This is a predicted structure of a 73-nucleotide RNA (transfer RNA) from a Candidatus Heimdallarchaeota archaeon. It matches the Rfam family "tRNA". By type it is a transfer RNA. It was read from a public genome assembly.
RNA sequence: GGGCCGAUAGUUCAGCUGGAAGAACGCUUCGCUUGCACCGAAGAGGCCUCGGGUUCAAGUCCCGAUCGGUCCA
Numbered sequence: 001g002g003g004c005c006g007a008u009a010g011u012u013c014a015g016c017u018g019g020a021a022g023a024a025c026g027c028u029u030c031g032c033u034u035g036c037a038c039c040g041a042a043g044a045g046g047c048c049u050c051g052g053g054u055u056c057a058a059g060u061c062c063c064g065a066u067c068g069g070u071c072c073a
Stems, first nucleotide, its partner, number of pairs: 001072007010025004019056001027043005049065005
C1' cells in the first nucleotide's frame, strides 16, 4: 500500500426481508435470610463509531472517514 471482517446498554453479543432497539452478565430498589450468598419481583442504563446520500421511513441499503482484527505484499 491492497483485500476481507468488525464497531449496537458498563461488559460480551443478537437484531432475519428497511417499518415501535433487545438478551445474558453486571448495577439499583424491594422481597426472602439473624446476616451474606443464592433465588424471586421491579427498575435504571443507548449520539446504534463519525460525516454525507437514497427513501414516506435507515442499526439495516449506497459513498467517504476513523478505530480495531486478520490476510497478502